[in-house]
RNA sequence: CAAGCAGACCGGGUGGCCGCCGCGGUACCGGUUCUUCCGAUACCGGGGAGGAAAGUCCGAGCUCCACCGGGCAAGGGCGCUGGGUAAUACCCAGGGGGGGUGACCUCCGGAAAGUGCCACAGAAACAUACCGCCCUGAAUCUUUCAGGGUAAGGGUGAAAUGGUGAGGUAAGAGCUCACCGCGCCGAUGGUGACAUCGGUGGCGGGCAAACCCCGCCCGGAGCAAGGCCGAAUAGGGGGACCAGAGGCGCCCGGCCUGUCCCCGGGUAGGCCGCUGGACCCCGCCGGUAACGGCGGGGCUAGAUAGAUGGUCACCGCUCCGGUUCAGCGCCGGAGUACAGAACUCGGCUUACAGGUCUGCUUGACCA
RNA sequence: GGCCCCAUCGUCCAGCGGCCUAGGACAUCACCCUUUCAAGGUGAAGACCGGAGUUCGAGUCUCCGUGGGGCUACCA
Numbered sequence: 001c002a003a004g005c006a007g008a009c010c011g012g013g014u015g016g017c018c019g020c021c022g023c024g025g026u027a028c029c030g031g032u033u034c035u036u037c038c039g040a041u042a043c044c045g046g047g048g049a050g051g052a053a054a055g056u057c058c059g060a061g062c063u064c065c066a067c068c069g070g071g072c073a074a075g076g077g078c079g080c081u082g083g084g085u086a087a088u089a090c091c092c093a094g095g096g097g098g099g100g101u102g103a104c105c106u107c108c109g110g111a112a113a114g115u116g117c118c119a120c121a122g123a124a125a126c127a128u129a130c131c132g133c134c135c136u137g138a139a140u141c142u143u144u145c146a147g148g149g150u151a152a153g154g155g156u157g158a159a160a161u162g163g164u165g166a167g168g169u170a171a172g173a174g175c176u177c178a179c180c181g182c183g184c185c186g187a188u189g190g191u192g193a194c195a196u197c198g199g200u201g202g203c204g205g206g207c208a209a210a211c212c213c214c215g216c217c218c219g220g221a222g223c224a225a226g227g228c229c230g231a232a233u234a235g236g237g238g239g240a241c242c243a244g245a246g247g248c249g250c251c252c253g254g255c256c257u258g259u260c261c262c263c264g265g266g267u268a269g270g271c272c273g274c275u276g277g278a279c280c281c282c283g284c285c286g287g288u289a290a291c292g293g294c295g296g297g298g299c300u301a302g303a304u305a306g307a308u309g310g311u312c313a314c315c316g317c318u319c320c321g322g323u324u325c326a327g328c329g330c331c332g333g334a335g336u337a338c339a340g341a342a343c344u345c346g347g348c349u350u351a352c353a354g355g356u357c358u359g360c361u362u363g364a365c366c367a
Numbered sequence: 368g369g370c371c372c373c374a375u376c377g378u379c380c381a382g383c384g385g386c387c388u389a390g391g392a393c394a395u396c397a398c399c400c401u402u403u404c405a406a407g408g409u410g411a412a413g414a415c416c417g418g419a420g421u422u423c424g425a426g427u428c429u430c431c432g433u434g435g436g437g438c439u440a441c442c443a
Base pairs, nucleotide, nucleotide: 001363002362003361004360005359006358007357008356009355010354012315013314014313015312016311017310018309020048021047023045024044025043026042027041029039030038031037050338054349055348057347058346059345060344061343062222063221064220065219075218076217077216078215079214080094081093082092083091084090095108096107097106098105099104109213110212114211115210116207117206118205130154131153132150133149134148135147136146137145138144139143162180163179164178165177166176167175181203182201183200184199185198186197187196188195189194226272227271228270229269236263237262238261239260240259241258245257246256247255248254279298280297281296282295283294284293285292286291316336317335318334319333320332321331322330323329368439369438370437371436372435373434374433377393378392379391380390385423395411396410397409398408399407416432417431418430419429420428
């Protein structure tokens, strides 16, 4: 210098004008006569989106419902080991398989517990002989037929009964042997996953994001949860007044219809929940690390049809064109993302113009 | 805001992980039939929402995203 790998971070700035939503203070008006409280207006001060506020995929806090306690079943989720944490499917460290020259990335219980599936092709997809090879027998004897052996070779397939070599055999074959792979047992090291060594068994595929088995976890709903205050109108209950009228075909009884007052439930609406919290930053200590402990400092939106905006000027950044031999500079033009709180946290995932920094790898060149 | 469900030709539906090169009905187009139109007959064109993963193999199974729809505001 080029190509890459991993991680962390920023993601427009300044000023003017006009606006929006909370908070605090002052003045004034009204409810209401003083205080208090509530509401309206004006002025001043201060605050006002994000790294993902998003998707709502996990884990919690909080609230209500259910529940004596424990266990089982059903349903769902997770899955190498150890640790971190309030908890997790997250994070850290480690182990093993696969990929890459490498930095590094990626995957993860069990297929000899059982059931099921493996299309087409192929003889055979779980116990199978199509061709070939070999043996035996027969015949119409340089060939054909029948029976048997054989998974070394051919062929089919995504996948064919561990691989390579030697011995062996009629031909072959873990049939036997050596090495490698696999299972089991033991020893050693490690908390453990596992690793190494020794012995032993000749050792028949794949799929569990198919049912399932094993281990662990989960009661359900969600802030429109939930609690408080509470009009107007209509309707419900009670009382008083009128002791009369009308309606229910007529009579008796009963019911309904009027005015006023009181009571309780719900609705509209208002208040709480509602923002200070497993919070953020710095330093020291413990720990490989995630993280934990201690000390110091900081305050960081709370709307309810939903505020955080608009416009102008200058600057910044990127790209293109011109000027120049080229570069710097100058001039002109274009662009400046994804998105946007709604109870709150911890994660994951997804989207994102442009840019910065750190560590590392490979290659080339120079000294 | 919260909680759920769905996505296959233009429309409405089928679709055991494999004879899916995805089937049917209506609609469209062409031809036949008819004097012509309709009906009828023959044929054609036309789709798995997008991307990853599991698997030999995905419309189907898993994950992520996109779009659409439903329920929910005191109690019954």

This is a predicted complex of two RNAs, RNase P RNA and transfer RNA, with 443 nucleotides together. Its mean pLDDT, the model's own confidence on a scale to 100, is 78. It holds a member of the Rfam family "Bacterial RNase P class A". Rfam's curators write: Ribonuclease P (RNase P) is a ubiquitous endoribonuclease, found in archaea, bacteria and eukarya as well as chloroplasts and mitochondria.